[in-house]
Molecule: transfer RNA
Organism: Victivallaceae bacterium
RNA sequence: GCCAGAUUAGCUCAGUUGGUAGAGCAGUUGAUUUGUAAUCAUCAGGUCGCCGGUUCGAGUCCGGCAUCUGGCU
Numbered sequence: 001g002c003c004a005g006a007u008u009a010g011c012u013c014a015g016u017u018g019g020u021a022g023a024g025c026a027g028u029u030g031a032u033u034u035g036u037a038a039u040c041a042u043c044a045g046g047u048c049g050c051c052g053g054u055u056c057g058a059g060u061c062c063g064g065c066a067u068c069u070g071g072c073u
Stems, first nucleotide, its partner, number of pairs: 001072007010025004019056001027043001029041003049065005
């Protein structure tokens, strides 16, 4: 330098023809217990990496950039 993949909650990841963003773990509060752990319930947490474009409407489609991973040279 070229090619491919990845980027979504604190962490690990879903999101299957474009139509109000989810789960598990972690966290808050409460119940249970003499207490802790475990268990159950509840609540909170997101400019979907950044900048543009297409569209009535974009996490999803298109372009550029950034970071990470792998391959080629």